[in-house]
RNA sequence: GGAGGUGGACAGGCGGCCGCCGCGAGGUUUUUACUCGCGGAGGAAAGUCCGGGCACCACAGGGCAGGGUGCUCCGUAACGCGGAGUGGGGGCGACCCUAAGGAAAGUGCAACAGAGAGCAGACUUCCCGCCCAGGCGGGUAAAGGUGAAACGGUGAGGUAAGAGCUCACCAUUUCCGCGGGCGACCGCGGAAGAUCGGUAAACCCCACCCGGUGCAAGGCCGAAUAGGGGGACGUUUGAGGGCUGCCCGCCCGAUGUCCCCGGGUUGGCCGCAUGAUCCAGACGGCAACGGCUGGACCAGAUGAAUGACCGCCUCCUCCUUAGGGAGGACACAGAACCCGGCUUAUGGCCACCUCCGGUU
RNA sequence: GGGCCGCUAGCUCAGUAGGUAGAGCAACGCCCUUUUAAGGCGUGGGUCGAAGGUUCGAAUCCUUCGCGGCUCA
Numbered sequence: 001g002g003a004g005g006u007g008g009a010c011a012g013g014c015g016g017c018c019g020c021c022g023c024g025a026g027g028u029u030u031u032u033a034c035u036c037g038c039g040g041a042g043g044a045a046a047g048u049c050c051g052g053g054c055a056c057c058a059c060a061g062g063g064c065a066g067g068g069u070g071c072u073c074c075g076u077a078a079c080g081c082g083g084a085g086u087g088g089g090g091g092c093g094a095c096c097c098u099a100a101g102g103a104a105a106g107u108g109c110a111a112c113a114g115a116g117a118g119c120a121g122a123c124u125u126c127c128c129g130c131c132c133a134g135g136c137g138g139g140u141a142a143a144g145g146u147g148a149a150a151c152g153g154u155g156a157g158g159u160a161a162g163a164g165c166u167c168a169c170c171a172u173u174u175c176c177g178c179g180g181g182c183g184a185c186c187g188c189g190g191a192a193g194a195u196c197g198g199u200a201a202a203c204c205c206c207a208c209c210c211g212g213u214g215c216a217a218g219g220c221c222g223a224a225u226a227g228g229g230g231g232a233c234g235u236u237u238g239a240g241g242g243c244u245g246c247c248c249g250c251c252c253g254a255u256g257u258c259c260c261c262g263g264g265u266u267g268g269c270c271g272c273a274u275g276a277u278c279c280a281g282a283c284g285g286c287a288a289c290g291g292c293u294g295g296a297c298c299a300g301a302u303g304a305a306u307g308a309c310c311g312c313c314u315c316c317u318c319c320u321u322a323g324g325g326a327g328g329a330c331a332c333a334g335a336a337c338c339c340g341g342c343u344u345a346u347g348g349c350c351a352c353c354u355c356c357g358g359u360u
Numbered sequence: 361g362g363g364c365c366g367c368u369a370g371c372u373c374a375g376u377a378g379g380u381a382g383a384g385c386a387a388c389g390c391c392c393u394u395u396u397a398a399g400g401c402g403u404g405g406g407u408c409g410a411a412g413g414u415u416c417g418a419a420u421c422c423u424u425c426g427c428g429g430c431u432c433a
Stems, first nucleotide, its partner, number of pairs: 001356008010347001012313005018307001020040007042332001046343002049341005054214004061248004066210005071085005086100001087098004101205002106203002108199002123144002126139006152170006171195002173192008218270004228261006240252003277296005283290002314329006361432007370385004379416001387403005409425005
C1' cells in the first nucleotide's frame, strides 16, 4: 500500500428568534384566547416474521382435527430469540455458516441415461458346457460403460473365472467395558464380516408447546331514529346466539331470532404512557443476564404536531499568496396501545486481528 | 392500525403427492383474394415477481424481501 474479518460508539453541539403539539402553574364564573416553565421521533419508529403484557369472549372446560418447534446446558415474562459449548461444513488465515430428533416402525418418490434404481442387475469383457459360422444355456459383480446415486477401500490367499469367500490393515455401523464431562459428546480397549444406500423444508413416527380474537380489543357519554317493507325458522320433542374448524359440555333464550332491501347518526372522553423503563456505581457469572444502592420522569398527535432562519464552536473536503478563503455536516427514514427479539434499508468514524506485496 | 389473498408468454388463464411449462387471443411468415377482413398451414417469444436454502433435480417445499388487491369501527 492492497484485500479482508470481528467488535464498539454515533447519527454534530450550544445560543437567539419566529411558529406547531402536549403537560403543569398563574389568571378566569366556565370555555376559548393569553402569560410563564418543562418536554417533543428512531436505530431501525419499517416489514408484521415470532414472543409476551393488556382487553373481551364462560376468572377458558374435555376430545378430535390443525399448527409450530426439534444437538446440549444456561438466560428470559416468553419466544422460532440470545449466550456458552458439542458434532458437521467452508476459508491459506483472522473467522464464518449450520431447520442438526427418527430412514435396522410403516408407506411413497427417484425424470433422462443405463443391461440393471431397491433385499437390483449380465450390455461388452472373463470362465465352463453344448452345437461349434455364430449362437444357446449357465457361473461371476473383478474390469469397461450410464447416472446425482450401482450394496465398503488397498493388498494377499483362493478359484474354471470370480466374489468378505477367507485373512491383514484402514473406514463405517451396532453392542460391551473403562475413563472424562451437568449434558450434547469425546478418548482408549474389545467383540460382531455386520457393510445396513438417498430423501422426513414427502406422508409419517417420537418428544415438547399452542383456546379464539385483537386497542377498529373494550368501557362510558352524547347525537340520530320509524324498528319501515319483504322472506325464513321457532316457542320447552326449543329456532338462534354467546367473535373457536368439528363434536361434547356449559350459559342465555320467546310481543323471539336470523337474512335481504330501504332510511338515520356517523361526534367526544377513557383505555393512553411509572414501565419486563432509563442513567451511574460496585457485586455474582466465561457470557447472555441477574439481583443491590443512588438518581431521573423522557412524545402522545387523531387528516394527524416535532419545522424554518441566523450566529458561534467542532469535524470533514478542496484551494492557498500561509493571513486565510470556499463548500459540506450527509444516507436510510419518520411514532399511533405498549414492550422483548428477528429480518430488511442505510451514512461516515474508531479499535483490534488476518493474508498478500514493497521498503528498512 | 389489524387481518387475509395473489404475482406463470404482449393480454386472459391452466399447470399437486417435485421430473425440466402449456392453451386461447395477439405478433410474425406463407397460402387463399384484385386488395383487406375471415379462413388454412407454420414459426418465434418465459432464466414462472427477486434473492437465498432443502433436494440428484424447484413454477411447485422452506425463509427473507418487492409489488398489487380485498376486508375489519
Two RNAs folded together computationally: RNase P RNA and transfer RNA, 433 nucleotides in total. It holds a member of the Rfam family "Bacterial RNase P class A". Rfam classes the family as a ribozyme. Its mean pLDDT, the model's own confidence on a scale to 100, is 78.